Predicted 3D model of a 76-nucleotide RNA (c-di-GMP-I riboswitch aptamer) from Pseudobutyrivibrio sp. NOR37. The model forms 94% of the base pairs in the Rfam consensus. The RNAcentral record of the sequence draws on ENA.
RNA sequence: AAAUAUAUAGGGCAAACCAUGCGAAAGCAUGGGACGCAAAACUCUAGAGCCUUUGAAAUGGUAGUCAGUUGCUUAA
Numbered sequence: 001a002a003a004u005a006u007a008u009a010g011g012g013c014a015a016a017c018c019a020u021g022c023g024a025a026a027g028c029a030u031g032g033g034a035c036g037c038a039a040a041a042c043u044c045u046a047g048a049g050c051c052u053u054u055g056a057a058a059u060g061g062u063a064g065u066c067a068g069u070u071g072c073u074u075a076a
Base pairs, nucleotide, nucleotide: 012037013036017032018031019030020029021028022027035064041069042068043067047066048065049062050061051060
C1' cells in the first nucleotide's frame, strides 16, 4: 500500500425549485423537495467580506462566504 473479515453507527441537517405568507428590497418563515455538508450546531451595534437599500454613513440581510465558540463519533 492492497485485499478480506469483524465491530460501532445505521442517525442529523437540508441547496435549487414549488406552494402559502411576511418584507421597500436583499431575504425570511411554514410545508413539500434533496444539491450537498463530519460540525451545513451556536454567534451579526461589538472580526472581515458580500448583498439590498424608502435613508450617504445600515442597529436590514447573509453563519450553506470566510471567521470565532462549543460539541459528537472512531479499530485507525